[in-house]
RNA sequence: UUUUCAUCAAGACGGGUGGAGGGACAGGCCCUGCGAAACCCGACCAACCGACCGCGAAGCGGCACGGUGGCAAAGCCUGAAAACGAGGUCCACCGACCUCGUCCACGAUGGAAG
Numbered sequence: 001u002u003u004u005c006a007u008c009a010a011g012a013c014g015g016g017u018g019g020a021g022g023g024a025c026a027g028g029c030c031c032u033g034c035g036a037a038a039c040c041c042g043a044c045c046a047a048c049c050g051a052c053c054g055c056g057a058a059g060c061g062g063c064a065c066g067g068u069g070g071c072a073a074a075g076c077c078u079g080a081a082a083a084c085g086a087g088g089u090c091c092a093c094c095g096a097c098c099u100c101g102u103c104c105a106c107g108a109u110g111g112a113a114g
Base pairs, nucleotide, nucleotide: 001114002113003112004111005110006109007108008107013042014041015040016039017038021031022030023029025079026078027077028076044070045069048067049066050065052062053061054060055059075106083102084101085100086099087098088097089096090095
């Protein structure tokens, strides 16, 4: 860095360095000198992968030792097209339009393979 699979409405702070940004992007709306980003120390949350334990296997469960990750607000809110479903309006029919939802798109994290 690419592809793929899974998850994303729960959860989780103290200190030090630092000194103005940050919440991916756009539009909003928020956080921030009562100290942003980033980095360090020690905790904590969680349970994707490994280890260990239990159950005969698959697998499920436990644990939280190791590898990650996380630690404001629902991924803070909204945001392809198309397809499907529901409701409604127009129409002789074909069909058109609107709203909601699913799905999708974008993004983040983990595993696997390049």